[in-house]
The part of an RNA shown here (small-subunit ribosomal RNA, central domain) has 348 nucleotides and comes from a metagenome. The coordinates come from a structure-prediction model, not an experiment, and the mean pLDDT is 81. The RNAcentral record of the full RNA draws on SILVA. Its Rfam family is "Bacterial small subunit ribosomal RNA". Rfam links the family to the GO terms structural constituent of ribosome and ribosome.

Context: one part of a larger RNA
RNA sequence: UUGGGCGUAAAGAGUUCUAAGGUUGCCUUUUGCAUUGUUGGAACGAUAAGGAUAGGGCCCAACCCUAUUUCGUUUUUUAAAUACUAUUAGGCUAGAGUUUAUCAGGGGGCGAUAGAAUUCACAGAUGAGGGGUAAAAUCCGAAGAUUUUGUGAGGAAAACCGGAGGCGAAGGCGAUCGCCUGGUAUAAACUGACACUACAUGAACGAAGGUGUGGGGAGCGAAAGGGAUUAGAGACCCCUGUAGUCCACACAGUAAACGAUGAGUGCUAAAUCUCUGAUGUAUUUUGGGGGUUACAGCUAACGCGUUAAGCACUCCGCCUGGGGAGUACGGUCGCAAGACUAAAACUC
Numbered sequence: 001u002u003g004g005g006c007g008u009a010a011a012g013a014g015u016u017c018u019a020a021g022g023u024u025g026c027c028u029u030u031u032g033c034a035u036u037g038u039u040g041g042a043a044c045g046a047u048a049a050g051g052a053u054a055g056g057g058c059c060c061a062a063c064c065c066u067a068u069u070u071c072g073u074u075u076u077u078u079a080a081a082u083a084c085u086a087u088u089a090g091g092c093u094a095g096a097g098u099u100u101a102u103c104a105g106g107g108g109g110c111g112a113u114a115g116a117a118u119u120c121a122c123a124g125a126u127g128a129g130g131g132g133u134a135a136a137a138u139c140c141g142a143a144g145a146u147u148u149u150g151u152g153a154g155g156a157a158a159a160c161c162g163g164a165g166g167c168g169a170a171g172g173c174g175a176u177c178g179c180c181u182g183g184u185a186u187a188a189a190c191u192g193a194c195a196c197u198a199c200a201u202g203a204a205c206g207a208a209g210g211u212g213u214g215g216g217g218a219g220c221g222a223a224a225g226g227g228a229u230u231a232g233a234g235a236c237c238c239c240u241g242u243a244g245u246c247c248a249c250a251c252a253g254u255a256a257a258c259g260a261u262g263a264g265u266g267c268u269a270a271a272u273c274u275c276u277g278a279u280g281u282a283u284u285u286u287g288g289g290g291g292u293u294a295c296a297g298c299u300a301a302c303g304c305g306u307u308a309a310g311c312a313c314u315c316c317g318c319c320u321g322g323g324g325a326g327u328a329c330g331g332u333c334g335c336a337a338g339a340c341u342a343a344a345a346c347u348c
Base pairs, nucleotide, nucleotide: 003320004319005318006317007302008301012316014205015204016203017202021197022196023195025092026091027090028089031086037084038081039080041078042077043076046073047072050071051069052068053067054066055065056064057063095194096191097190098189099188100187101186102185107181108180109179110178111177112176113175119153120152121151122150123149124148125147129140130139166173167172210251211250212249213248214247215246219245220244224240225239226238227237262315263314264313265312266311267310270293271292272291273290274289275288276287277286278285297304298303321348322347323346330341331340332339333338
């Protein structure tokens, strides 16, 4: 490489868009020209390996060598065939898209506003404890804590609704209102294959943590300090507490980025719950999502099962014993941390 695979054994890139490339609906029609595919025929040559026949060489054999060959392989030329691929011209509407109408939605961005709670400050009341734990102590408190009433400041997060529920390509998204904005769905009309795939390449997005500059800082809280526990305790528990968590701009580009399941299309019993359309009361029919069971089938089993891991096709990515190692070296990117690409010796 071929083959076989990729939910859990090695293996689906975190996600999306996109140029090349690959693949490509239905019907009629043209050509067989062209660096097009396919099919069989003829001619002149060539022919390494393989097959057959005959002989020989390793003691035999496998294996190797020699000769022959109307086998096989392969190149060129020539004249044909045209169902399929291709090609020419036209048509269609089932794929795809556009428009209009109608929804649903924590989809995204910006701005504004209200309330609960924590903390802090001030003022009033009270007057000895509070806090914390398995138990304690560090800690706070007559300079008046805790508790209680009132007022104010500031930051962060969004109880109930809330759901196996919704939306988004993924990451993810949840107070309320306003503005801007993306996508899906259903129905009708229109265009008429305009499609699918996609890390050769390119672009964008991408949790948490981290980095830079400037803000902000209530609560929580790596580091750090103290109190306990303990043989010790660099921990678990407690009292503090800095970065950080929040905002703006820029970087970083990774996660068990998971459904551990790439995208698209078609086909293959049902039952039941639920969200959202159309139809419009016959509580039906028909779409699009989200779940639970389950037939056939599949699977090593677990399980999957119209949201497939079933039956098929197209395209991409990836795997090839464990360790060494997702490491070294080199390169690219980055302020750094590091990321991406990616071996070998050796060893079992």